[in-house]
RNA sequence: AGAGUUUGAUCCUGGCUCAGAUUGAACGCUAGCGACAUGCCUAACACAUGCAAGUUGAACGGUAACAGAUCAUUUUAUGAUGCUGACGAGUAGCGAACGGGUGAGUAUUGCAUAGAAAUUUACCAAUAUGAGUGGGAUAACAUUUAGAAAUAUUUGUCAAUACCACAUAAUUCUUUUUUAAAGAAAAAGCAGGGGACCUUUUGGUUUUGCGCGUUUUGAUAAGUCUAUGUCGGAUUAGUUUGUUGGUGGGGUAAAAGCUUACCAAGACGAUGAUCCGUAGCUGGUCUGAGAGGACGGUCAGCCACACUGGGACUGAAAUACGGCCCAGACUUUUACGGAAGGCAGCAGUGGGGAAUUUUAGACAAUGAGCGGAAGCUUGAUCUAGCAAUGUCGCGUGUGUGAAGAAGGCCUGUGGGUUGUAAAACACUUUCAGUAAUGAAAAAGCAGGGUACAAUAAUACUGUACCCUGUUGAUGAGUUACAAAAGAAGUACCGGCUAACUCUGUGCCAGCAGCCGCGGUAAUACAGAGGGUGCAAGCGUUAAUCGGAAUUACUGGGCGUAAAGGGUAUGUAGGUGGAUUAAUAAGUUAAUCAUGAAAUAUUUAAGCUCAACUUAACUAGUGUGAUUAAAACUAUUAGUCUAGAGUAUUGUAUAGAGGAAAGUGGAAUUUUCGAAGUAGCAGUGAAAUGCGUAGAUAUCGGAAGGAACACCAGUGGCGAAGGCGACUUUCUGGGUUAAUACUGACACUGAGGUACGAAAGCGUGGGGAGCAAACAGGAUUAGAUACCCUGGUAGUCCACGCUGUAAACGAUGAGAACUUGCUGUUAGGCUCAUAGAUGUGCUUAGUAGCGAAGCUAACGCGUUAAGUUCUCCGCCUGGGGAGUAUGGUCGCAAGAUUAAAACUCAAAGGAAUUGACGGGGGCCCGCACAAGCGGUGGAGCAUGUGGUUUAAUUCGAUGAAACCCGAAGAACCUUACCUACCCUUGACUUUUGGAACUAUUUAGAGAUAGAUAGGUUACUUAAUUGUACCAAAAGAACAGGUGUUGCAUGGCUGUCGUCAGCUCGUGUCGUGAGAUGUUGGGUUAAGUCCCGUAACGAGCGCAACCCUUAUUUUUAGUUGCCAGCGAGUAAUGUCGGGAACUUUAAAGAAACUGCCGAUGAGGAAUCGGAGGAAGGAGAGGAUGAGGUCAAGUCAUCAUGGCCCUUAUGGGUAGGGCUACACACGUGCUACAAUGGUCAGUACAAAUUGAAACGAAAUUGUGAAAUUAAGUAAAUCGUUAAAACUGAUCUCAGUUCGGAUUGAAGUCUGCAAUUCGACUUCAUGAAGUCGGAAUCGCUAGUAAUCGUGGAUCAGAAUGCCACGGUGAAUACGUUCUCGGGCCUUGUACACACCGCCCGUCACACCAUGGAAAUAAGUUGCAUCAGAAAUUAUGUAUUAUUUUUUUGAGAUGUACAUCAUUACGAUGUGUUUUAUAACUAGGGUGAAGUCGUAACAAGGUAACCGUAGGGGAACCUGUGGUUG
Repeated sequence: AGAGUUUGAUCCUGGCUCAGAUUGAACGCUAGCGACAUGCCUAACACAUGCAAGUUGAACGGUAACAGAUCAUUUUAUGAUGCUGACGAGUAGCGAACGGGUGAGUAUUGCAUAGAAAUUUACCAAUAUGAGUGGGAUAACAUUUAGAAAUAUUUGUCAAUACCACAUAAUUCUUUUUUAAAGAAAAAGCAGGGGACCUUUUGGUUUUGCGCGUUUUGAUAAGUCUAUGUCGGAUUAGUUUGUUGGUGGGGUAAAAGCUUACCAAGACGAUGAUCCGUAGCUGGUCUGAGAGGACGGUCAGCCACACUGGGACUGAAAUACGGCCCAGACUUUUACGGAAGGCAGCAGUGGGGAAUUUUAGACAAUGAGCGGAAGCUUGAUCUAGCAAUGUCGCGUGUGUGAAGAAGGCCUGUGGGUUGUAAAACACUUUCAGUAAUGAAAAAGCAGGGUACAAUAAUACUGUACCCUGUUGAUGAGUUACAAAAGAAGUACCGGCUAACUCUGUGCCAGCAGCCGCGGUAAUACAGAGGGUGCAAGCGUUAAUCGGAAUUACUGGGCGUAAAGGGUAUGUAGGUGGAUUAAUAAGUUAAUCAUGAAAUAUUUAAGCUCAACUUAACUAGUGUGAUUAAAACUAUUAGUCUAGAGUAUUGUAUAGAGGAAAGUGGAAUUUUCGAAGUAGCAGUGAAAUGCGUAGAUAUCGGAAGGAACACCAGUGGCGAAGGCGACUUUCUGGGUUAAUACUGACACUGAGGUACGAAAGCGUGGGGAGCAAACAGGAUUAGAUACCCUGGUAGUCCACGCUGUAAACGAUGAGAACUUGCUGUUAGGCUCAUAGAUGUGCUUAGUAGCGAAGCUAACGCGUUAAGUUCUCCGCCUGGGGAGUAUGGUCGCAAGAUUAAAACUCAAAGGAAUUGACGGGGGCCCGCACAAGCGGUGGAGCAUGUGGUUUAAUUCGAUGAAACCCGAAGAACCUUACCUACCCUUGACUUUUGGAACUAUUUAGAGAUAGAUAGGUUACUUAAUUGUACCAAAAGAACAGGUGUUGCAUGGCUGUCGUCAGCUCGUGUCGUGAGAUGUUGGGUUAAGUCCCGUAACGAGCGCAACCCUUAUUUUUAGUUGCCAGCGAGUAAUGUCGGGAACUUUAAAGAAACUGCCGAUGAGGAAUCGGAGGAAGGAGAGGAUGAGGUCAAGUCAUCAUGGCCCUUAUGGGUAGGGCUACACACGUGCUACAAUGGUCAGUACAAAUUGAAACGAAAUUGUGAAAUUAAGUAAAUCGUUAAAACUGAUCUCAGUUCGGAUUGAAGUCUGCAAUUCGACUUCAUGAAGUCGGAAUCGCUAGUAAUCGUGGAUCAGAAUGCCACGGUGAAUACGUUCUCGGGCCUUGUACACACCGCCCGUCACACCAUGGAAAUAAGUUGCAUCAGAAAUUAUGUAUUAUUUUUUUGAGAUGUACAUCAUUACGAUGUGUUUUAUAACUAGGGUGAAGUCGUAACAAGGUAACCGUAGGGGAACCUGUGGUUG
C1' cells in the first nucleotide's frame, strides 16, 4: 500500500466482499510448564447458610463467663471475696455518612473544563483564653404484669467525660436609631509520678500525659452559583402560571420563587424550546498516517441507587446498603391476635443465558475504625484455589548419519517423493519428577541500657540509638539424582491468498467470506499422500475501527451515472467596493495558572529475559488570567465614486410583453332558395354512414362559433409558464448615447408570498370544427387497439379552485478573469459614397464553428461543463417506493413532506467490437425474372418413418439424413433372434510333432468316436525359420460391431471457390480498440489504379498442375495407307512407305500485345483487326481464418467406464426382404416428334486368366456343346437414337407394361422364405398430374445408347464415355443466400435474442382492520398512612423564679396545610395480538397475450383524464433521451 466482483472486451460511476488490528468474549478440535493480569456483558431476578463494624475498663455502675490469688469449710471439691488479669449484658464516647457493591434511574438538581461568592467543616495543626459553684434523674440490677414470640410494662436502688441550673465572658452571636448601646450564650474529668505542705487517710495541692469549653487562622471535606461543552428524532412547533420579575413576610449553614401574600405580564423557542426514544459522565480504551469513528469492563475521579415508593430523626456531615417510621409486593414464622426479613458486601444457591470462579487462608504486609498503649476488629486488602480468558517467557532435544532401508503415495514403470526424516552412533538435561537446602518481603512490639526534651526532680512520659526476646498467610532461589527419558496440535492448499496430486462421488452427497464449485477424467465435495501458515495453541462465530475519499473539516459531487428547487420576489441569516482615524471582540505573540494520579511517548532501573513493575522528563493539541501588537475581519465616527440606483435623452428606440374594448376577411358547418341526377363518402381493400323523401358537385342569401394563411426567420418580447389578424385605451420591463444627482443604498436567500402549460373540478354562459368515453363497421386466432363512419364531456368566455409536466439547456442566482473566426436582431460612433449601401470600432442580445483548459467519455468552450469568489437547493447501491403511516393543503382528483421490514450483487453512464433490424445505400449468385425439361397424380424399383415381430442389428435424420455408410443381405457377410455347444479360448509365449488323405458311426451341424494310409511342403550357404497340428503354464492375459463423437486423434460435410482473414512497425485514443482493410473508380476477385497517417508483409484470389481446342519437331508398332509394286470374290492382305489419320514425348501459341473510343490521367471498359482460340478460351484438381460441442468410438486409432463359463468364441436355422399407412429419390409410361417390322450408317472410353471368349453346331429363346485367339493399339465386345421404307390412325389402342399362371435357362453346397434371365399366356393403374416444388445459361438442358467398380449370381443405383443437340436472359422491383459501407440497439448463448403485466401455486416480511390486551402519560375529582410545619387544648414530667402566677425544656391529644400508595372518569401515546383484506418480494422448465429494446412492426417517454383480462389503449399539452 491494496485486491475480487457489473461487460464479449473497455473506461467511469457505484455498491457488496476480502486481506489488518482489537475483545470482560462464546463454540469446535487439541493441550507440557511458569510469570503477570482478567473472570454474570443476560434477570437492579429471588435468595438457604456463614462471615463483611466495631472499639474504649486510662469515661461509668459493675461482675454473667474464663484464669489466678486470698479466705472459708460439710477437707478436696464445694462455697465466698471484683482482690487481680480480664470482661457478657448495660450507661457513656468515638466510629458506623469511610471502606466494599451496582449502573436501575438521570440528556441534566449529572459529568468535564474554567471561574465565582453568600457558606459550614467532627477528628488534625497552630493561636489566645478558660475549665468556678451546685443539682436532680436514669439504664443495668432486683421486682410486678401482659404475650406463643418479638417485645411492652409496674415499683424500687445506684454511677458517670450522660443530663440540667447558676456564675464568669477576652471573644462570639442577635437586634437597633450601627465610632455606640442593649440582650443572649461555655466547660468534665481520667491516668501516671513523686519532694514539700495539708488531710476526714480516701485524698487534696503540684506536675506530666490524655480529655473538655470558647475564639481566631489553616488544612481537609462538603454545600451553592456562573460560563462553555455534553446522543438521536421536526412524521415532536409552540411551551410555561410559582411560570418571569419586583416589594413585604418567612426560611436555610449559605445566594435564590427556596416558600408565601400582593403587584406587573412576563420568561423560553428554528442558534431547535416542549415532547418522545436511548444513555450513568470523565481520565481513558480500541482503531486510524492524522482528522476522526466506536466504546466507557478491569484501575482512578465524580454522580446516582441499596426489595418498590414516601418521610423525617440523630449527627460535623445522611434524607443513611448491613439505622428508624409509613404504604406496597414478595418470603419466613405464628398459639391467627401478631411478628420478622432485605447479598447491586465476600463466598455460595436456584433461575435466566452461548457464557463468567472457592460456601479457601491470613490480618504477616498496605490501609481503615477505636484505644494513652499493648491490642482488638477489618470477605478493605494481601494470598492461595478454579478457568489456555488474555499477554509474555521456556520446553517438547543436539550433533553425526545414504543401503537414499522398509512402509505409504504417485508414476511416463525408468523412477520420483515422504527424506537426514527414521534406524544406528555420540552428547546434553532447561522444564516437569524425586530428595535435600533455603532467603527477602520486618518497618515494629516487650524488657534492659545510653543521650536529649520536659520537670523542683536522676519519677513518670516522649524522642533517637544499641542489646536481648518475639511476630510469616503465601513461598522465590540453590544443590544432587536418573533417563531422550514425561511433553504437538490446528486450520488451510480454485482466484483474492502462501501451499497439488491420486482415489471415491456424479447438480447427488456436499462446499461457500465474495466470485463461485459439483450433471463420470472435480487441484473447489469426501478420504489419502504431499505441501503451506500459525503454534500450546489453532480455527469458527459475534462485535468495533480500518481499508471506505462509501457523509469528503483535512478530503467528494449534481449536462447524460444518484443529485439544480417549475419561476420570480423578498424576511431572518450568510457574504460584501475605495479611503482616514479610533477601539481591541475575533486574530497573533509572550508570561502565569490549571489541565488529579494511573494510562501514552522517551530515557533509565528492578524481577535470569519479557510481559509486568518502579523513577524521571515530555506530551496532554484544551480552558482561564495578565501584558503586548494593530496587518486582516469586526465595531464606531468621517470621506469617496469604479458597484447599485434616480432623472433627462433616441430622425418621436425595438418588440407575438400584459390587460380591456372594438373591428375584419378567408375557410369549415348548418340553414333558405335556385339549378341538377345517381351516386357520394371512405380505405391497403372494404363496410358501417349519407342519398330518388333528390345527396355529393355548382351558384346566391343568411346564421353562428372558433382559429388568425402568406409575412415567418436556430427572428423578437417576457422571470418562468408563455405570447402571432387589425385598431384604440391603460400598463410592466429591457436597451443605446451623453450628462447630472444619491453615496455601498449591494449579492444571495431557509421559512413566507406571488405567478405557474395541458388535463381536471365548481357556478353560469357558449358550442362551428375537433374529439377522451360510447356506438357501429373493418382487420385479426382474438382486437376491449392501430384504420373507417358517427359522437358526448371537453376544447371557447366570465369568476373561483387545483399547483403539477421530458415545467429541459435534463446545466440555480450574482460577480470577475481567460486566444479567436463567422452569421443575425436592436442601438451608437466613424470613414467612403450622389444615393442605395458598404468598411472599421463599440454596447446589449441571439446562433454556428473552434484555441487553451476541463471532462469517464460524449462533449463544453467569453451565453463555459475553463480559472476563482459569495449565497441557496439537492445526492450517497438497485428494488421495496416517491409507496405505507402521520401531518399540512384541496370540493374531489390528488399534491406536499416522507420511512421501514424484506430482497439482490449488482443496478447504471459513455464509448468499442460484433450480431441483428418488418433501418438506409452499393454489389453479386440459375436468387428472381425469361425459357426448356421434370417432381408432386399412376405402376414398379429403392431408401426412410411408422407399425409389426423372437429378431425385423446399428448408425445418418432442416438446408448440410432419406439408391446415405452399403462399389452390390439366398449361406457367408451379420453386428440381430431361436436352439445347441466351448471356457487360457479363434490370437500371444514355450515344448513336441508333420500337415494331411481315404472310409465309416451318431448328430441339424459345430463336435465326439472308430479304421486304414502317410512322414512332409516352402525357405536359408548351413544351424534354422515360417506354415499347419497337439499339449502345458499364469487370480498374466486374450476377446468385445459393449458405452461415451458432449473425453479425443484422424477423416468428412456445411456456409463457400464466398472474398475474405490477419500480422509487424508507425500513428491516434486513458482504454477496449481504431488506422492499414475506409473513400473515388474498376474487377470474377481485399483484382488493379488513384487518393490517403500510414508503410510493408502473410494466409486466401490469380498463376504454377492435369484434360481439352491449333500447330511444329521426333518416333513409327500391334496403329495408318497418299504415291510405287504385287495379290484376292472381298479386306493394309503382302512388299514397302513415314505423306495423312493416329499414338505419346518435347515444344510453339494469347499477353488487352496492336488500333480506335470512353475514362482529367491511371487501372480498366467497349468496339475492331489478325488469329485455331480474345479478354479467366472450355473443364477439372485445388476449399483461407473460422462457424455449426455438425457427422463418424460400426473403417481405423484411442482415454475413461463396463462384461470375463459371457456383453467373448463356435454351429444350424431364421431375420435384416415383414406391411393398414406416410415421405424422399428414381425407372417406365400415358403415345403419332410415337409403336411395331424390315433395311442402311457413324463413336468414345474402358475391361479380360478361377477371365474375355470369336467361328461352328443345337435350341423360338435365356443358353448349351465344342473351341480358335488374347496377360491385349494385335484376340474378344452388332453402339443406339439417327436415316430409308412399310404398317398402325387417336383407341385404354399394335400405347402401357404391372400382376398372375405354366414351362424353362444360368450362377451357386443350396434359389422355399429370398436371385437374375428366357418363352408362351395374362394385360392392372395410367389419357401429362391440386397446393406446392426441383434442375439447367452451350456442346449446356433434353434425348440416345456404351463401359467400369462391387461381384459366384444378382442395378431402374453410383462412377465414367461418347452420339444427336436446343430455347431464353428486358432487367435487379420482389423471394432466398452472400459481400462492403453506414445507422439504431435495453442483443453478446448474439432476434430461435431480450423482455412486460395479469392470472394460478408455494414461501417471506409489511400496511389497513371491527376489536382485545399490556404499559407510559396529561387533566379533573375522590381519598389520605407516616412525617414535618403551624395553631389550639391538656399536662400526671423536669427546671428556674419576682411563687394564687409566669417562663423555659418536654410530653399527649385535636385540627389545618403539604403528600406517598390507591380509586374513578376522560383524553394522549407506545407495543403486542387479530377474523378479514391490500399491495410488495422471492421461487430452472405453469396459463394468457407480446407492451418495451431495430422505424420493435401504431416512434418512445412525461403530466393529466377516461377506458380496458393483462401488459396497455385513446384524448390533450409538452420533450427528443
A computed fold for a 1521-nucleotide RNA from a groundwater metagenome, annotated as small-subunit ribosomal RNA. RNAcentral holds the sequence, with entries from SILVA.